[in-house]
Molecule: transfer RNA
Organism: Raineya sp.
Formats: sequence, C1' cells, structure tokens
RNA sequence: CGGGAUGUAGCACAGCCAGGUAGUGCACUCGUUUAGGGUGCGAGGGGUCGCUGGUUCGAAUCCAGUCAUCCCGA
Repeated sequence: CGGGAUGUAGCACAGCCAGGUAGUGCACUCGUUUAGGGUGCGAGGGGUCGCUGGUUCGAAUCCAGUCAUCCCGA
C1' cells in the first nucleotide's frame, strides 16, 4: 500500500441480506420468597447501534468516507 472480517447496554451476543417504535442472556435496582444469605418468581433502570456525511416520509440496516482491532497478500 491492496483485500477481507469485526465494532449494538457494564459483559457476551441477536437483529443487517429483505429499511418501519433497539432486543435476549448474565450483571445491576426494587418487591416477593428465607431466621439471614443463596436460589426461584415478578417488576424496573441503563445503549439511539465506532465516527462523519449522503439517500429516504423513515436508516443499526442501503451508499460514500473515516477510525480502532484482527486476518491475508505485497
């Protein structure tokens, strides 16, 4: 320098191909259960999707650029 993969909640991921209110598990908070803790059950808070721009009535999703990590090639 060229090509590819990944980036979404504290952590691990799904959703993307085929645009339409951002989800799951664990963790956290509250309630319940217990003598207490743990377990179980119920409820709740937390991210606007790596960043910037474009297309669109509408973008995590499509397009362009860019950053970080990893892989391949030179």